RNA sequence: AGCAUCCCGGUUGGAGAGACCCCGAUCCACUCGGGGUGCCGAAGGAGCAACCGUCCCCGGAAACUCUCAGGCGAAAGGACCGCAGGGACAGG
Numbered sequence: 001a002g003c004a005u006c007c008c009g010g011u012u013g014g015a016g017a018g019a020c021c022c023c024g025a026u027c028c029a030c031u032c033g034g035g036g037u038g039c040c041g042a043a044g045g046a047g048c049a050a051c052c053g054u055c056c057c058c059g060g061a062a063a064c065u066c067u068c069a070g071g072c073g074a075a076a077g078g079a080c081c082g083c084a085g086g087g088a089c090a091g092g
Stems, first nucleotide, its partner, number of pairs: 005088004010083002013080001018037001020036006038072003044068001045066003051060003
């Protein structure tokens, strides 16, 4: 100096599942509150595990599993892929 790799914010794209039922607010609604029931997995979280770190201990570890949380019209959010920017930087 800086590829791989990791982190930060930005920027497109980005799935799934009841615009469910009852009562009230207020006539309505994509609004609010209470109760009920059925579902979804890709914020986050938790668990097991192939595997990895070194043989053990121990640690790390998923898009798998669980649904605590979150979500089930739109909006918002959204793992992840791409793009450029900034930072750290093994090996070479």